[in-house]
Context: one part of a larger RNA
RNA sequence: CCUGCGGCUAGACGGAAAGACCCCGUGCACCUUUACUGCAGUUAUAUAUUGUAAUGAAAUUUUUUUUGUGUAGCAUAAGUGGGAAAUUGUUAAUAUCUGUUUACACAAGUAAAUAAGUUAAAUAUCCUUGAAAUACCACUCUGAAAAUUUUUUAUUACUUAUUUUUAUUUAAAAGACAGUGUAUAAUGGGUAGUUUGACUGGGGCGGUCGCCUCCUAAAGAGUAACGGAGGCGUACUAAGGUAAGUUCAAAUUGACUAAUAUCAAUUUAAGAGCAUAAUAGUAUUAUACUUGCCUGACUGUAAGAUUGACAAAUCAAACAGGGACGAAAGUCGGUUAUAGUGAUCCGGUGAUUCUGAGUGGAAAAGGUCACCGCUCAACGAAUAAAAGGUACGCCGGGGAUAACAGGCUAAUCACCCUCUAGAGACCUUAUCGACGGGGUGGUUUGGCACCUCGAUGUUGGAUUAUCGCAUCCUGGAAUUGAAAAUGAUUCCAAGGGUUUGGCUGUUCGCCAAGAAAGGCGGUACAUGAUCUGAGUUCAGAACGUCGUGAGACAGUUUGGUCCCUAUCUACCGUAAU
Numbered sequence: 001c002c003u004g005c006g007g008c009u010a011g012a013c014g015g016a017a018a019g020a021c022c023c024c025g026u027g028c029a030c031c032u033u034u035a036c037u038g039c040a041g042u043u044a045u046a047u048a049u050u051g052u053a054a055u056g057a058a059a060u061u062u063u064u065u066u067u068g069u070g071u072a073g074c075a076u077a078a079g080u081g082g083g084a085a086a087u088u089g090u091u092a093a094u095a096u097c098u099g100u101u102u103a104c105a106c107a108a109g110u111a112a113a114u115a116a117g118u119u120a121a122a123u124a125u126c127c128u129u130g131a132a133a134u135a136c137c138a139c140u141c142u143g144a145a146a147a148u149u150u151u152u153u154a155u156u157a158c159u160u161a162u163u164u165u166u167a168u169u170u171a172a173a174a175g176a177c178a179g180u181g182u183a184u185a186a187u188g189g190g191u192a193g194u195u196u197g198a199c200u201g202g203g204g205c206g207g208u209c210g211c212c213u214c215c216u217a218a219a220g221a222g223u224a225a226c227g228g229a230g231g232c233g234u235a236c237u238a239a240g241g242u243a244a245g246u247u248c249a250a251a252u253u254g255a256c257u258a259a260u261a262u263c264a265a266u267u268u269a270a271g272a273g274c275a276u277a278a279u280a281g282u283a284u285u286a287u288a289c290u291u292g293c294c295u296g297a298c299u300g301u302a303a304g305a306u307u308g309a310c311a312a313a314u315c316a317a318a319c320a321g322g323g324a325c326g327a328a329a330g331u332c333g334g335u336u337a338u339a340g341u342g343a344u345c346c347g348g349u350g351a352u353u354c355u356g357a358g359u360g361g362a363a364a365a366g367g368u369c370a371c372c373g374c375u376c377a378a379c380g381a382a383u384a385a386a387a388g389g390u391a392c393g394c395c396g397g398g399g400a401u402a403a404c405a406g407g408c409u410a411a412u413c414a415c416c417c418u419c420u421a422g423a424g425a426c427c428u429u430a431u432c433g434a435c436g437g438g439g440u441g442g443u444u445u446g447g448c449a450c451c452u453c454g455a456u457g458u459u460g461g462a463u464u465a466u467c468g469c470a471u472c473c474u475g476g477a478a479u480u481g482a483a484a485a486u487g488a489u490u491c492c493a494a495g496g497g498u499u500u501g502g503c504u505g506u507u508c509g510c511c512a513a514g515a516a517a518g519g520c521g522g523u524a525c526a527u528g529a530u531c532u533g534a535g536u537u538c539a540g541a542a543c544g545u546c547g548u549g550a551g552a553c554a555g556u557u558u559g560g561u562c563c564c565u566a567u568c569u570a571c572c573g574u575a576a577u
Stems, first nucleotide, its partner, number of pairs: 003575005010569003014564002022398004027394002029390004035194005041187009051158009062147005068141001078140005086123003095119001097117002099114006162174004197209003206226001210232006233379001234275001235335002240294007248271001250267006273282002276340001278338003298321004304315003310380001323332003346373007354366002405452001406450001407448003411445001413441006422432002459534001460532003464526001465523005472497003475492006499513005540558004544553003
């Protein structure tokens, strides 16, 4: 060295289980609720089953009786019409007057009833009034009273429907209620079906989502980022059209003034203005300002272009009609330009020589043209209509995407060098060294998201280690602000060594004891197919806080299954050749 046997478990990103964490899916399930929409259920009302009466109240119909005061005026004139003439009567009655009672009342009277007495005449047209007599008649209105019809409602009663109980009846109780059906409304996580956006240097939280301007943008166009700056969701009957005229802003000087303002001169080509953000454009023929007159902020078309995946969007000569301004030539289809916005469906309004369900007529409805209704703002708009929890979770996927580890980077971190301002009594460098500059390392916190999500097990401890040196001790030197001793700083050096306890899950740290010293780091924060499992990080439970709730919390607390018989490599022991 090879081979066998016995061991060991460092590696084979070992085996097992299409990762349970994380993200994604216009996936699933269950749970919650003041998410949405239904459905049971409940309540109320109406009606049917559902009948007989009484009383009260309200409304209503009809009849009778009665009622009606502005001023003026005999006086309490409801309105209109007829009617211009009379009616009643001398007695029992009627009427007048006196008297009594009742009702109304504006306290003036009016109306009714009554018995007794008296009289023989009483009442109109006259004066007033818009209107003339309750002299007489008819109709109507306002208010009131009585009777009556119908209806509603409340209460009470009845028994035959119906219901309940019992011994299943000829009883008792309830009773037109209840129960049941139908209709409408309210309520309704009791139950069901669903929804609960995307972008995103993982996801969540935050922010954003359409349009306009500039830069990024690399001198045609276009061009990304959670790149850097800002605006918009309008306004204007003039801030529009046309014709004519005019020139702005600022500064300096002078006049006047307390000072602005105003006036004059000079310089300046725009430094102003153009509704608004920014950019571009623009002045002696202005796109600016002023004035006059107007409404082209027109109707019907449109060659040709720009732009866009499309849908859309933009510019536009020219023709016809009928106009505005201008002497005319001409200009005018809104505004110096670029934002000021929303498809389709559905519904509405107006117009229309269109269609009209066998045919004719009409209509409904539809078509065409014009207009209106969407912070459909998640702005190319899934529905008219929608929020959450899951640590009880499940499935499909992803290393397209996070947490561990590795990798890249090195802002942060550790160490070194350099520069000396300064401290060090004096003196930069014995020692310390700001503000700066340059490196090295890859132990911290990060950034990136490159292998791994058909699994690379995570803190600390135990055990076993191995390496680096930027050396804690031991060794050898130099400098010293090194007298000696004890030190300080630096250089060389990795051979060996580098403790035990108390508290805490701790690493770390603090404390105690002793020691020459109790070093710093790398090794998948070495090492779980070697161990542990106190912490973190499932399911139980609780507290505090948050939440309406289901539940949640780098808040706390208690409890909580750690599998693998070694095939290969590596290593150890042993035996033989």
The part of an RNA shown here (large-subunit ribosomal RNA, domain V) has 577 nucleotides and comes from Nodosilinea sp. BSH.14. Rfam family: Bacterial large subunit ribosomal RNA. Rfam links the family to the GO terms ribosome and structural constituent of ribosome. Taxonomically the source falls in Nodosilinea (Bacteria, Cyanobacteriota, Cyanophyceae, Nodosilineaceae). It was read from a public genome assembly.